[in-house]
RNA sequence: GCGCCUGUAGUUCAGCUGGAUAGAACGACAGAUUCCGGAUCUGUAGGUCGGGGGUUCGAAUCCCUUCAGGCGUA
Repeated sequence: GCGCCUGUAGUUCAGCUGGAUAGAACGACAGAUUCCGGAUCUGUAGGUCGGGGGUUCGAAUCCCUUCAGGCGUA
């Protein structure tokens, strides 16, 4: 240089071929419980879906470009 894969919550990931409110677990915070803590239970917050552009009535999902990481190849 060329080819391929990955990028979604603080972390690890799901999201089936475009369809409506973007989710789970862990973590954080608050409450219940407890003498206190842990465990357990209940609730709450947290996301420009790596960035930008395009297609579409509608995009995390398709197309282009770009950034970061990984693998292969000369």

Predicted 3D model of a 74-nucleotide RNA (transfer RNA) from a bacterium. It matches the Rfam family "tRNA". Its family is annotated with triplet codon-amino acid adaptor activity in the Gene Ontology. Rfam classes the family as a transfer RNA. The prediction has a mean pLDDT of 80.